Source information
The RNA shown here (transfer RNA) has 73 nucleotides and comes from a Spirochaetia bacterium. Rfam family: tRNA.
RNA sequence: GGGGCAUUGGCGCAACUGGUAGCGCGUUUGGCUGGCAGCCACAAGGUCAUGGGUUCGAGUCCCAUAUGCUCCA
Numbered sequence: 001g002g003g004g005c006a007u008u009g010g011c012g013c014a015a016c017u018g019g020u021a022g023c024g025c026g027u028u029u030g031g032c033u034g035g036c037a038g039c040c041a042c043a044a045g046g047u048c049a050u051g052g053g054u055u056c057g058a059g060u061c062c063c064a065u066a067u068g069c070u071c072c073a
Stems, first nucleotide, its partner, number of pairs: 001072007010025004019056001027043001029041004049065005
């Protein structure tokens, strides 16, 4: 220098063909328990890596950039 893959709450990951983003863990609050742990219920938490484009509509498609991994030279 060139190719490929990944980037989504604090962490680990989903989201099929474009139609208003969920699961587990963790956290908060409440309940059960004498208490811890544990279990149960509820809740909070996301500009979907950044910028632009296409579209009525983008996590999803296109382009550029950034970071990481990997292959080639």
NCBI's taxonomy places the organism under Bacteria, Pseudomonadati, Spirochaetota, Spirochaetia.